[in-house]
Context: one part of a larger RNA
RNA sequence: CUAGGCGUAAAGGGCACGUAGGCGGUGAAUCGGGUUGGAAGUGAAAGUCGCCAACAAUUGGCGGGGUGCUUUCGGAACCAAUUCACUUGAGUGAGAUAGGGGAGAGUGGAAUUUCGUGUGUAGGGAUCAAAUCCGGAGAUCUACGAAGGAACGCCAAAAGCGAAGGCAGCUCUCUGGGUCUACACUGACGCUGGGGUGCGAAAGCAUGGGGAGCAAACAGGAUCAGAUACCCUGGUAGUCCAUGCCGUAAACGAUGAGUGUUCGUCCUUGGUCUACCAAUAUAUUGGUCUAUACUGGACCGGAUCAGGGGCCCAGCUAACGCGUGAAACACUCCGCCUGGGGAGUACGGUCGCAAGACUGAAACUC
Numbered sequence: 001c002u003a004g005g006c007g008u009a010a011a012g013g014g015c016a017c018g019u020a021g022g023c024g025g026u027g028a029a030u031c032g033g034g035u036u037g038g039a040a041g042u043g044a045a046a047g048u049c050g051c052c053a054a055c056a057a058u059u060g061g062c063g064g065g066g067u068g069c070u071u072u073c074g075g076a077a078c079c080a081a082u083u084c085a086c087u088u089g090a091g092u093g094a095g096a097u098a099g100g101g102g103a104g105a106g107u108g109g110a111a112u113u114u115c116g117u118g119u120g121u122a123g124g125g126a127u128c129a130a131a132u133c134c135g136g137a138g139a140u141c142u143a144c145g146a147a148g149g150a151a152c153g154c155c156a157a158a159a160g161c162g163a164a165g166g167c168a169g170c171u172c173u174c175u176g177g178g179u180c181u182a183c184a185c186u187g188a189c190g191c192u193g194g195g196g197u198g199c200g201a202a203a204g205c206a207u208g209g210g211g212a213g214c215a216a217a218c219a220g221g222a223u224c225a226g227a228u229a230c231c232c233u234g235g236u237a238g239u240c241c242a243u244g245c246c247g248u249a250a251a252c253g254a255u256g257a258g259u260g261u262u263c264g265u266c267c268u269u270g271g272u273c274u275a276c277c278a279a280u281a282u283a284u285u286g287g288u289c290u291a292u293a294c295u296g297g298a299c300c301g302g303a304u305c306a307g308g309g310g311c312c313c314a315g316c317u318a319a320c321g322c323g324u325g326a327a328a329c330a331c332u333c334c335g336c337c338u339g340g341g342g343a344g345u346a347c348g349g350u351c352g353c354a355a356g357a358c359u360g361a362a363a364c365u366c
Stems, first nucleotide, its partner, number of pairs: 003338004007320002012334001014199004021192003025086006033079002036074007048064006089189001090186004094181004101175007108152001113147006123134002160167002204245006213239002218234004256333006264311011279284001286300005315322002339366003348359004
């Protein structure tokens, strides 16, 4: 020092980067700090164990044992340290390649609304039904024109990209990451990560713009026993933009990150290869189409790598289910849980303009 757990029972941090720390490939050599073996010294007395004497309790004598510490002589597998090397982990270069990844600028059409003009006349709109509402000051409908804001139909998908939040009309500029291929190079440079830093939907806050539609609050009309609702007519913040804050979500795969191992089968996304010529000897992997690139291009099939999904063997699981993207088998590091309520509350602290966030009890009670 030591337990069992964390998909749904309590429990994975919203996500990343990264400091300290923890853990960490292969082969040698050196060293001898850890580690390990021997010997010696010490380890007071009492105590403890054994024997002996006398014994009621007990007492006395002798011996053993003794974690550890010091010195010394050895060993060198492992851990640590130093040095030299290696390439499979990691990275760089080269050549390809997919993508709603991010930021900025420009631009397009459909639709809603409003306004103007024309035509035209009595309703329109709403609902289960109505009413509030709009309309002879000419509505609804219809044609043309204008303005303005917001969102991008079809393509569209179990599809794609991103660390997560998230990302979709089109074009341009800047820019991050990924995947594949065969080599070249560096040579363990790695993994995780307490504190820390950054990013982080919606709502909300501050300042300045903008405001078409929608719409908390609010008003009115209905419904109802009542209706501070559901339904209807309106409607302000807000939703949009710029800058700053907030830092929370069922931030979910309710499943932390990384590495390795382990039956099959079906679909899908992105790469690469499957080229040409010749040949015999049995094996040899291809098929279809196209034509101003003939070692070209497209499609199908096959192989392989990297993703996204369905079903399942073993195994696991309380069951449901998971099942090569594991909840299987193992290892490393971090976070978290320990009966229900009180309570994510009180107090204190830190942060915030505020709203509040983070940290986070107890009494009492069952």

The part of an RNA shown here (small-subunit ribosomal RNA, central domain) has 366 nucleotides and comes from Taxus brevifolia. The prediction has a mean pLDDT of 85. It matches the Rfam family "Bacterial small subunit ribosomal RNA".